[in-house]
């Protein structure tokens, strides 16, 4: 880095450090000097895997790996429905995670 699952409208931020960028691409919207990215402490959220119960289904637990804490994956992007617009459904894309190569 590729491959298969799964899951993606829920839920969860403070202090200090930094000092102009993030929100994957593009394109709209949007956050940011009332302080972006980024590091560092602390805490929180959820429950992948992990643990405990169970013939299984399932339930429950958060010590332990990740993961995650503006905005439905922030909208849209391809097709189909429908149309005056909104909009609805599936898919690709993208994250996470659990196998495998």
């Nucleotide at each position: 880095u590729u491959c298969u699952u799964a899951u993606c409208u829920a839920g969860a931020g403070a202090g200090g450090g930094g000092g102009a960028g993030g929100g994957a691409c593009u394109g709209g919207c949007c956050c940011u000097a009332u302080g972006a990215a980024u590091c560092c402490u602390c805490g929180g959220c959820a429950a992948c895997a992990a643990c405990u119960c169970u013939u299984a289904a399932g339930a429950g637990u958060a010590a332990u790996g990740u993961g995650c804490c503006a905005a439905u994956u922030c909208c849209a992007g391809u097709a189909g429905c429908a149309a005056a617009u909104a909009g609805c459904u599936a898919a690709c894309a993208g994250a996470u995670a659990a196998g495998a190569a």
Annotation: The prediction has a mean pLDDT of 83. SAM riboswitch aptamer (S box leader) from Gracilibacillus dipsosauri, 101 nucleotides, folded computationally. Of the family's consensus pairs, 97% are formed in the model. It matches the Rfam family "SAM riboswitch aptamer (S box leader)". Rfam describes the family as follows. The SAM riboswitch is found upstream of a number of genes which code for proteins involved in methionine or cysteine biosynthesis in Gram-positive bacteria. The SAM riboswitch acts at the level of transcription termination control. RNAcentral holds the sequence, with entries from Rfam.